Context: one part of a larger RNA
């Protein structure tokens, strides 16, 4: 000098940041992930007209909820458990890869089919949750054509870094689609390029212990085959014995990694909150489905702890999302407000959801800043302390008084900066969804910042030291007691070193201590 820091006394504001470092300890209750009726049948309900044997019954029209179905849930939030490792991080290569949603080229979207949620009837079961039986759709599902593409054989040509790579003929093999529609459109398939987003695999860097010196059988390496999106012992079958190491192999232990950050002229040393990139991780372990992407926090399946429900047969649950409880502990915040912004999920589109984000509330944790009055005023007031003590010295211009000012308080009045965009009507410009102008609609923060006008010095100072180091000096009490203390060391009758006063230093809404880092 520095801290996510804690404790003692003390406390007027404001702006800006920061907040479980400890038990990845268990978790009450809410909320954090849903959107589309412009895929699909279609219900409750609502309304209109008919119509009725006044129960009701038909059409139309509008329709929530549930359902299939399509995108989304792999972002975006949190955490640091593991991992010493190609995990990070630079710097390279993939002629060994993958890529939903955009963008952009180029072709195509013929014909058919059988189901099944739901509705409806019937059933088991406390419940969670099932069974059966009828019938029913689709951009769900499957089949046939037709193309590319792939894959095999064969031929040519080009290029290259070795394996090879690239173009192009021909043969045989596999082999796509889907509709909606307000008639503007919005979708679907196939294939090639792009962006993007990723896997891989290697050159160097990356803790400590040698009181750890040998390790290793899928180890090594080959030949084949399986698997992958893809190269590989990734997996197997076989064959050879090999690989690693005093340039530290293997073990232990500790440990997220970087950008940075703190502290030094630097070289270094220590760190790794907050912010932004990677990685791991979701109650503990293991799996593997769906999809473009996952072996998946708010998804499934087995197992195990553990709460919690039961009608004892069985079942339900995961806050290392925001809030919050308990518990550990020196210690760390509200079960707020709002989608108005910026983004993101959907949807044609208003819109809807979004504890992401924005804004609000505690906390002097930190950093800024701004105040708690100015100016005049005595050879000097009263008190207080003190001395050489008929008097001096100091508190001290301090105060009283007397003039200003009103930052700030406190009350009013005003105020919509941060907002322009979305959207919805007209216009105009180009020309098919863009760009511009009018008008009209949206603000949680918030009647906030900000401004004005009134009042009146009013509302607003402490905390540490005062032998030396290291700035500040006396008196009393005590008397090796009772205490101080970082370090030297002070105290045994005149203690600037204990305790108090008075007086001073120092910093100041903050000051000391105390942990720890250079």
């Nucleotide at each position: 000098g520095a801290u996510g820091g804690a404790c003692g006394c003390u406390a007027g504001c404001g702006g800006g940041a920061g907040g479980c470092c400890u038990a990845a300890c268990a978790c009450a209750u809410g909320c954090a992930a849903g959107c589309c009726g412009a895929g699909c049948g279609g219900u409750a309900g609502a309304g209109a007209u008919c119509u009725u044997u006044c129960g009701g019954g038909a059409u139309c029209u509008u329709g929530a909820g549930a359902g299939c179905g399509g995108c989304g849930u792999a972002c975006g939030g949190g955490u640091g458990c593991g991992g010493a490792a190609c995990a990070c991080g630079u710097g390279u290569g993939c002629a060994a890869c993958c890529u939903g949603c955009c963008u952009u080229u180029a072709u195509c979207a013929g014909g058919g089919a059988g189901a099944u949620a739901g509705c409806c009837u019937u059933u088991c079961g406390a419940a969670a949750g099932g069974a059966a039986g009828a019938u029913u759709a689709a951009u769900a599902u499957c089949c046939c054509a037709u193309a590319a593409u792939a894959u095999a054989u064969u031929g040519a040509a080009u290029g290259g870094c070795a394996u090879c790579a690239u173009u192009u003929a021909a043969u045989a093999u596999u082999g796509a689609a889907a509709g909606c529609u307000c008639c503007g459109g919005c979708g679907g398939a196939u294939a090639g390029a792009g962006a993007u987003g990723g896997g891989c695999a290697c050159g160097c860097g990356c803790a400590a212990g040698a009181u750890u010196a040998g390790a290793u059988a899928g180890u090594u390496g080959g030949u084949g085959a399986g698997g992958u999106a893809a190269c590989g012992g990734c997996u197997c079958a076989c064959c050879a014995a090999g690989u690693c190491a005093g340039u530290g192999a293997u073990c232990u232990u500790u440990a997220g990694g970087g950008g940075g950050c703190c502290u030094g002229a630097g070289a270094g040393g220590g760190u790794g909150a907050u912010c932004c990139c990677c990685c791991a991780c979701a109650c503990u372990g293991g799996u593997a489905c769906u999809g473009a992407g996952a072996c998946a926090c708010g998804g499934a399946c087995c197992a195990g702890a553990c709460u919690c429900c039961u009608a004892c047969g069985g079942g339900a649950g995961g806050c290392a999302g925001c809030a919050g409880u308990g518990a550990g502990g020196a210690a760390u915040a509200u079960u707020g407000g709002a989608c108005a912004a910026u983004g993101g999920g959907u949807g044609a589109g208003a819109g809807c959801c979004u504890g992401a984000u924005c804004c609000a509330g505690c906390c002097a944790u930190c950093c800024c800043g701004c105040g708690u009055g100015a100016a005049g005023g005595a050879c000097g007031a009263c008190g207080g302390u003190u001395c050489u003590a008929u008097g001096g010295a100091u508190u001290g211009u301090a105060a009283a008084c007397u003039u200003c000012u009103u930052u700030u308080a406190u009350a009013c009045u005003g105020g919509g900066a941060u907002a322009a965009a979305c959207c919805u009507a007209c216009c105009c410009u180009c020309g098919u969804g863009a760009g511009g102008g009018u008008a009209g609609c949206u603000g949680a923060a918030g009647g906030u910042a900000c401004a004005g006008u009134a009042u009146g010095a009013a509302u607003a100072a402490g905390c540490a030291c005062c032998g030396g180091c290291u700035a500040a000096c006396u008196c009393c009490g005590u008397g090796c007691c009772a205490g101080c203390a970082g370090c030297c060391g002070c105290g045994g009758u005149a203690a600037u070193a204990c305790g108090g006063a008075g007086g001073g230093u120092g910093c100041a809404a903050g000051c000391g201590u105390u942990a720890u880092c250079c």
Record summary
Small-subunit ribosomal RNA, 5' domain from an uncultured bacterium, 518 nucleotides, folded computationally. The prediction has a mean pLDDT of 82. The RNAcentral record of the full RNA draws on ENA and SILVA. Its Rfam family is "Bacterial small subunit ribosomal RNA". Gene Ontology terms of the family: structural constituent of ribosome and ribosome.